[in-house]
RNA sequence: CGAGUCGGCCGGGUGAUCGCGGCGCCCCUCGGGGCUGCUGAGGAAAGUCCGGGCUCCACAGGGCAGGGUGGUGGGUAACACCCACCCGGGGUGACCCGCGGGACAGUGCCACAGAAAACAGACCGCCGACCACGGUCGGUAAGGGUGAAACGGUGGUGCAAGAGACCACCAGCACCCCAGGUGACUGGGGUGGCUCGGCAAACCCCACCCGGAGCAAGACCAGACAGGACGUGUUCGAGGGCUGCCCGCCCGAGCGUCCGGGUAGGUCGCACCGCUCACGCGGAAGGUCGUUGGCAACAACGGUCGCAGAUGGAUGAUCACCGACCACAGAACCCGGCUUACAGGCCGACUCGUCCU
Numbered sequence: 001c002g003a004g005u006c007g008g009c010c011g012g013g014u015g016a017u018c019g020c021g022g023c024g025c026c027c028c029u030c031g032g033g034g035c036u037g038c039u040g041a042g043g044a045a046a047g048u049c050c051g052g053g054c055u056c057c058a059c060a061g062g063g064c065a066g067g068g069u070g071g072u073g074g075g076u077a078a079c080a081c082c083c084a085c086c087c088g089g090g091g092u093g094a095c096c097c098g099c100g101g102g103a104c105a106g107u108g109c110c111a112c113a114g115a116a117a118a119c120a121g122a123c124c125g126c127c128g129a130c131c132a133c134g135g136u137c138g139g140u141a142a143g144g145g146u147g148a149a150a151c152g153g154u155g156g157u158g159c160a161a162g163a164g165a166c167c168a169c170c171a172g173c174a175c176c177c178c179a180g181g182u183g184a185c186u187g188g189g190g191u192g193g194c195u196c197g198g199c200a201a202a203c204c205c206c207a208c209c210c211g212g213a214g215c216a217a218g219a220c221c222a223g224a225c226a227g228g229a230c231g232u233g234u235u236c237g238a239g240g241g242c243u244g245c246c247c248g249c250c251c252g253a254g255c256g257u258c259c260g261g262g263u264a265g266g267u268c269g270c271a272c273c274g275c276u277c278a279c280g281c282g283g284a285a286g287g288u289c290g291u292u293g294g295c296a297a298c299a300a301c302g303g304u305c306g307c308a309g310a311u312g313g314a315u316g317a318u319c320a321c322c323g324a325c326c327a328c329a330g331a332a333c334c335c336g337g338c339u340u341a342c343a344g345g346c347c348g349a350c351u352c353g354u355c356c357u
Stems, first nucleotide, its partner, number of pairs: 001353010012322007020040005025034002028032001042328001046339002049337005054214004061247004066210005071085005086100001087098004101205002106203002108199003123144002125140007152170006171195001173192008218268004227259006239251004272283004286305008323326001
């Protein structure tokens, strides 16, 4: 210099004016208003795909069904997330990818091509026997061709031709022993029968985990009305609930259909949480800084801070200068992740190639 791998960060800036939401303050005065102060979207706020907090169902029992996870060891409140390692595959390399338990428990499937796709099997070929000379019967997986995949590979012995039928070496499988590692696993040695196909994101088996519904959860305040008919039921128990079903259990006097009437407004949850009138104190899975431990994910300790909050739903517009024509996109109970979208820019570590010293 060129090509590339991985990780992190930013994602228009500054100033002025006007406007909008929230909280505080002040005034008029309880309808609101103010030349007032502070504050006001994201790295994904998104998809709602996992995991939790929180709330209610009776603190939610047993079995079946169903769902999820799947190398090993750690991390975490938990996870399908993260870290490290192992194994397999790819790359010269930095590094990347893996939907990574079990196919001698059983069932099923394997397109096209091919004779044959799984207790093997004979289309061509090879060998033997027979006859009507073209076939029939038998043997054979060594040769041909097909395929993603054809029941080990090479050489020899053997044979009518052949074949792990037998032998040597190699590959693979199962078991045993030794060494290393917490472990997945790795390295070495030995024995054995001689070879056993693939698919489990097909059913299934094994191990572990999972109660249901969700902020329209749920709690409180205010407030309206008018009942009627039919059916059914009150320990011969309707109906409701506990998990979809069963068992078991709990509540239990109303319930269902139709006609008619009528309210459908506000507050909290909810803007870190709890206690307190307050000062303040305590806590947490919050942000941030530091120290220590750890390869790392992360943890412990200490300091410090409190950070949008609507419900017709706020965060915008104009101007000036600069960078340079500006992407994907906008909270709605809250967190931890994953995934997806994204104009452009910055930083760091590393690899390969070429040249120079």
Bacterial RNase P class A from Aestuariimicrobium sp. p3-SID1156, 357 nucleotides, folded computationally. The prediction has a mean pLDDT of 77. The sequence is in RNAcentral, with records from ENA. Its Rfam family is "Bacterial RNase P class A". It is annotated as a ribozyme. The gene name in the source record is rnpB. The organism belongs to Aestuariimicrobium, within Bacteria.